[in-house]
RNA sequence: AUUGAAAAAUGGCAAACCCGGAGUAAUCCGGGGACGCAAAGCCGCGAGUCCUUGUAUCAAGGAUAGUCGGGUUACCCAA
Numbered sequence: 001a002u003u004g005a006a007a008a009a010u011g012g013c014a015a016a017c018c019c020g021g022a023g024u025a026a027u028c029c030g031g032g033g034a035c036g037c038a039a040a041g042c043c044g045c046g047a048g049u050c051c052u053u054g055u056a057u058c059a060a061g062g063a064u065a066g067u068c069g070g071g072u073u074a075c076c077c078a079a
């Protein structure tokens, strides 16, 4: 440097739900809490799904990175 994601080890993140807050909503933020995750780190590029609006089988705006793909960065170990 590349590949792998078995075991071990250091750790990391945090579903549902509850409380408080923001938003028309999807949903998000903080605290608690752990279903799980080898990228469950980051990026709305492509698709899917969801919400709002409209001239409505389409279009515009928004959300979802823990829906999938893609891009990018990366710990330990092994080859």
Stems, first nucleotide, its partner, number of pairs: 002079003012037002017032006035066001041072003045069003048064007